[in-house]
The part of an RNA shown here (small-subunit ribosomal RNA, central domain) has 344 nucleotides and comes from a metagenome.
Its mean pLDDT, the model's own confidence on a scale to 100, is 87.
The RNAcentral record of the full RNA draws on SILVA.

Context: one part of a larger RNA
């Protein structure tokens, strides 16, 4: 170089888009670069193997005869398959038309219940909280009622194994712009396609900047219980936060712990969408004695962890370590890339 591997044992990048590379669909010519054959040139000499022979054997040393020396140049021819060039096809991919579906994004207006605030009315002793209680709050009229007015957030039934998205992740109620998927016709181009190393973009939550906004919730922080003690679990306040603008940050048990694409390999039953009068057919998304088949087992089993093909990724004993230095990256936290000693 050549192996086995990646749900759970080490091991799929959080996701997509897309450069370079890799790899690629039918059928027809042609060329001949890979690719296959023949013939020749060279591939020193030692060595190595194989045959003989000299030192009494052997080591060694010698001869010649052969091979090796996997190759390198030159040339003739084969033309399947790979490549290239010409012309062509529709089954892969895209577009066009059709009537539908949907928490898919953005932006802006608007709805109602609940909460807390404040007025006011009407009332009086007691609320609150918990396992028991206390801290609280309350005769300067509280808690419950009752109207009214302010605010910020979130949007109850519907609702669902539902549905949309590349993940993240999206839910009141209209409207505005906008993206992407799905059938259905088969009109159009005619392989225009996968996959992707760097590379861009997107990325829960919490964190940071600069401005706002703060109703209810709460890291810190107070205090009150609890305890042997209680820096905690419970309790009564409570600041950042939580929200909005912008602008960073870039990690998640980012999980299907399962990379993307294609092809095929038993049935049942459910749900979403389309088309069809319907039988059924297509896309999604569930279940299950689960077929065959895989798997160490658990368990997957047409949404595969089966059977196969193409590109990427990554893993190679445990700790030391996702650390240490160094490098990009970041306002800072910190990210990311990443080791060895040493120990067992």
């Nucleotide at each position: 170089c050549u192996g086995g591997g990646c749900g759970u044992a080490a091991a799929g990048c959080g996701u997509c888009u897309g450069u370079a590379g890799g790899c690629g669909g039918a059928a027809u010519g042609a060329u001949a670069a890979g690719u296959c054959g023949g013939a020749u040139u060279u591939g020193a000499a030692a060595g190595c193997c194989a045959g003989g022979g000299g030192c009494u054997c052997a080591a060694c040393c010698c001869c010649u005869c052969g091979g090796u020396c996997u190759g390198u140049g030159u040339u003739c021819g084969a033309a399947a398959c790979u490549a290239u060039c010409a012309a062509u096809c529709u089954a892969g991919a895209a577009u066009c038309g059709g009537g539908g579906a949907g928490a898919g994004g953005a932006a802006a207006a608007c709805g109602g219940a609940a909460u807390u605030a404040u007025g006011u009315g009407a009332g009086u002793a007691g609320g609150g909280g918990u396992g028991c209680a206390a801290u609280c709050c309350g005769u300067u009229g509280a808690u419950a009622c009752a109207c009214a007015u302010a605010a910020g957030a979130a949007c109850a039934c519907c609702a669902a194994a539902a549905g949309c998205g590349a993940a993240g992740g999206c839910a009141g109620u209209u409207u505005u712009c906008u993206g992407g998927a799905a059938c259905c016709g088969u009109a159009u181009u005619g392989a225009c396609g996968c996959u992707g190393a760097g590379a861009g973009a997107c990325g829960a939550a919490a964190g940071c900047g600069u401005g706002g906004g703060g109703a209810g919730c709460g890291a810190a922080a107070a205090g009150g219980a609890u305890u042997a003690g209680a820096u905690a679990c419970c309790c009564u306040u409570g600041u950042a936060g939580u929200c909005c603008a912008c602008g960073c940050c870039c990690u998640a048990a980012a999980c299907g712990a399962u990379g993307a694409u294609a092809a095929c390999u038993a049935a049942g039953u459910g749900u979403c969408g389309g088309a069809g009068u319907a039988a059924u057919c297509c896309g999604g998304u569930g279940c299950u004695u689960c077929a065959a088949g895989c798997u160490a087992a658990c368990g997957c089993a047409u949404u595969a962890a089966g059977u196969u093909a193409u590109c990427c990724g990554c893993c190679u004993g445990a700790g030391a370590a996702g650390u240490a230095c160094g490098g990009c990256c970041g306002c800072a936290a910190g990210g990311u890339u990443a080791a060895a000693a040493c120990u067992c």